[in-house]
RNA sequence: UAUGAAACAGGGCAAAAUUGCCGAAAGGCAAUGACGCAAAGCCUUGGGUCUAAAGCUUGGGUUUAUCCGAAGCUAAGAUAGCUCGGCUGCCAUU
Numbered sequence: 001u002a003u004g005a006a007a008c009a010g011g012g013c014a015a016a017a018u019u020g021c022c023g024a025a026a027g028g029c030a031a032u033g034a035c036g037c038a039a040a041g042c043c044u045u046g047g048g049u050c051u052a053a054a055g056c057u058u059g060g061g062u063u064u065a066u067c068c069g070a071a072g073c074u075a076a077g078a079u080a081g082c083u084c085g086g087c088u089g090c091c092a093u094u
Base pairs, nucleotide, nucleotide: 005094006093012037013036017032018031019030020029021028022027035081041087042086043085046083047082048079049078050077055073056072057071058070060068061067062065
């Protein structure tokens, strides 16, 4: 110095739930709140997962329209607290 295990110090973040706001939804933001986290700090055109507004396909309805509702497909939406990877980083004892 690197890796793994355990410990110490000062700190940091904040799951579920509740309330409010945003969103078609998934979900996000804020407050309260702590399940946990050494990277639960930052990035991400890899993979996974979630959603399906718009679009496409199929079949149905009737008022034939720039219509209605149904099923399927689909991310350009979302998740980094699902994961591979990249960058940075606190303590310094065994």